Overview:
Predicted 3D model of a 72-nucleotide RNA (transfer RNA) from a Candidatus Bilamarchaeaceae archaeon.

RNA sequence: GCCUCAGUGGUGUAGUGGUUAGCAUUCAGGUCUGUCACAUCUGCGACCCGGGUUCGAAUCCCGGCUGGGGCG
Numbered sequence: 001g002c003c004u005c006a007g008u009g010g011u012g013u014a015g016u017g018g019u020u021a022g023c024a025u026u027c028a029g030g031u032c033u034g035u036c037a038c039a040u041c042u043g044c045g046a047c048c049c050g051g052g053u054u055c056g057a058a059u060c061c062c063g064g065c066u067g068g069g070g071c072g
Stems, first nucleotide, its partner, number of pairs: 001071007010025004018055001027043005048064005
């Protein structure tokens, strides 16, 4: 340099055009307990960046950035 895959809460992930962006975990609070832990309920918190297509984009297209793999 070229090809290819990926980027979503603090962390790990689901989501192939119309979802309230879901789940687990962490954190905070409630219940429970003599206390802690466990269990259970509730809450906070996210679509890498810029453009394009579309009535509508996390999702499709182009470019960029970062990371993984391959070729040279």

The sequence is in RNAcentral, with records from ENA. It matches the Rfam family "tRNA". The prediction has a mean pLDDT of 81.